This is a predicted structure of a 507-nucleotide part of an RNA (small-subunit ribosomal RNA, 5' domain) from Endomicrobium sp. Its Rfam family is "Bacterial small subunit ribosomal RNA". Model confidence (mean pLDDT): 85 of 100. NCBI's taxonomy places the organism under Bacteria, Pseudomonadati, Endomicrobiia, Endomicrobiales, Endomicrobium. It was read from a public genome assembly.
Context: one part of a larger RNA
């Protein structure tokens, strides 16, 4: 000089975009943030209509509509948040898988026959303060199990023919063996569905090559270690795990230890080269009170799901139970510092649904903060007797200064009042939180709107009084001890200006 998630002082008028706990991965009242399907299923509740009954209410029977606890599915693995932990195939980049897996999607072939047992909801009976749980019986399905069929799928056998990169891959024929399903709506056509298989397209998982901080006042390290053989497990390869055998394997090109730290695009400095950082935004990894587990599932060792053990918090009849804001907001601590216990699903994505539609604190908005950026205004033209006041003065006068005042305009912005969108798409209507919005015209009036810092020199700006090495200033040289342009106050001048200056910290 330029920058900053800043902070502090003094001062503050408005908008638009952005942006805001860098401390304590500390503890958390309260509310919200993942649900939805009745077109999967058998019940319950109510609201209408229709018959019986002489009417009314009740009851029964059919049908049509709502709402639903439970079963069942699909989704909770995404989005949201946070960096504590990581020096490591975590990341980035280049490649590999002849060692792999992928729910929903799309294609493309086939096929959807017929049976059984239960079970929760509900009923009775029971313990328990609550959490909730026992027996009994009854009844459903797209839940669960057999059974048929069975391909180009899978196993395992021997063949043929390409092709490769060693273990192999393909593709064709052949007998043997295993292995499937679910139905809803609709008059109906059909439409969603389910099961087999290939193909494709997403997503992922594993490996491997080079890259990625300090320290030698850390030099040796290492037993499942390092290889092999045979299993075992995984979607897959592998000491991943287990039997055996051997005795390797890493290291000054820095093993082992210790320390600090997510990394990357990128942002800052900079001519470059470097150096400094990883807030916001995107991408990937990693955590969810700590530790550890594995259930389910296409995917999870699973933020708002299950066990276990632990700290700490609340209930309790003391037996025994409940919880996890590093989701939005919000409290309380810590700090120098960091915001509403808002509004809407209108838009965009997302779940679920045949669809109406429901969910959604993602997200769109809106509040709050000069915290940054960028725009705009705080008024424009005349106007000299150079008015009064201040200041300074060699007492003439100079200065403040066209600055005021005065005369004439103007009205941005703020403020009243009237109109008023685009964002809404499909497709006729209908559908805007924001929004009293933007934007437009109308009134009225210079009206409501200027600080802050510096003036020895570097460094652009000077006087006068106070003080008297005192009180004080100081980035650095230094200034103050009676003429102080350096402290303090005033006039005056210089810089920036809704900001200016001061500390931090980078280059």
């Nucleotide at each position: 000089g330029a920058g900053u998630g800043a902070a502090c002082g003094c001062u503050g008028g408005c908008g638009g975009c952005g942006u805001g706990c860098c401390u304590a991965a500390c503890a958390c009242a309260u509310g919200c943030a993942a649900g939805u399907c009745g077109u999967g299923c058998g019940g319950g509740a109510u609201u209408c209509u229709g018959c019986a009954g002489a009417g009314u209410a009740u009851c029964g029977c059919a049908g049509a509509g709502u709402c639903u606890a439970g079963c069942g599915g699909c989704a909770a693995a995404c989005g949201g948040g946070u960096g504590a932990g990581u020096a490591a195939c975590a990341c980035g980049u280049a490649g590999g898988a002849a060692a792999c897996c992928u729910c929903c999607c799309u294609c493309a072939a086939a096929a959807u026959g017929g049976g059984g047992a239960a079970u929760a909801u509900u009923u009775c009976c029971g313990a328990g303060a609550a959490a909730u749980c026992g027996g009994a019986g009854u009844c459903a399905a797209u839940a669960c199990c057999g059974c048929a069929u069975a391909a180009g799928a899978c196993c395992a056998c021997a063949g043929u023919u390409u092709g490769g990169c060693a273990u192999c891959a393909a593709a064709c024929a052949g007998g043997g063996g295993u292995u499937a399903a679910a139905g809803c709506a609709g008059c109906a056509a059909u439409g969603c569905g389910u099961u087999u298989u290939g193909a494709g397209a997403u997503g992922g998982u594993c490996c491997u090559g080079c890259g990625u901080c300090c320290u030698a006042u850390c030099a040796g390290c290492u037993a499942g270690u390092u290889g092999g053989c045979g299993g075992g497990g995984u979607a897959a390869c592998g000491g991943c795990c287990c039997g055996c055998c051997a005795a390797g394997g890493c290291u000054a090109u820095g093993a082992c230890g210790g320390g600090u730290a997510u990394c990357c695009g990128g942002c800052c400095u900079u001519a470059a080269a470097g150096g400094g950082u990883g807030a916001a935004c995107g991408g990937a990894c990693a955590c969810a009170c700590u530790g550890g587990a594995a259930c389910u599932g296409a995917g999870a060792c699973a933020c708002g799901g299950u066990c276990c053990a632990g700290a700490c918090u609340c209930c309790u009849a003391u037996g025994g139970g409940a919880g996890g804001c590093a989701g939005c907001a919000g409290u309380g601590g810590g700090g120098a510092a960091u915001u509403u216990u808002g509004g809407a699903c209108a838009a965009u994505g997302g779940g679920g649904g045949a669809a109406a539609c429901c969910c959604u604190g993602a997200u769109c908005c809106a509040g709050c903060g000069a915290c940054g950026c960028c725009g705009c205004g705080u008024g424009g033209a005349g106007g000299a007797u150079g008015a009064a006041g201040g200041c300074c003065u060699u007492c003439g006068g100079g200065u403040u200064g066209u600055a005021a005042a005065c005369u004439c305009c103007u009205u941005u912005u703020a403020g009243a009042g009237g109109g008023g969108a685009a964002g809404a798409a499909a497709u006729a209507a209908a559908u805007g939180a924001c929004g009293u919005u933007a934007c437009c015209c109308u009134c009225a009036g210079a009206a409501a709107a200027a600080g802050c810092c510096a003036c020895g020199g570097c460094u652009a700006a000077c006087u006068a009084c106070g003080u008297g090495c005192c009180a004080g200033c100081a980035g650095c040289c230094g200034c103050g001890g009676u003429a102080a342009u350096a402290c303090g106050u005033a006039g005056g001048u210089g810089g920036c200006g809704a900001g200016c200056g001061u500390u931090a910290c980078u280059c």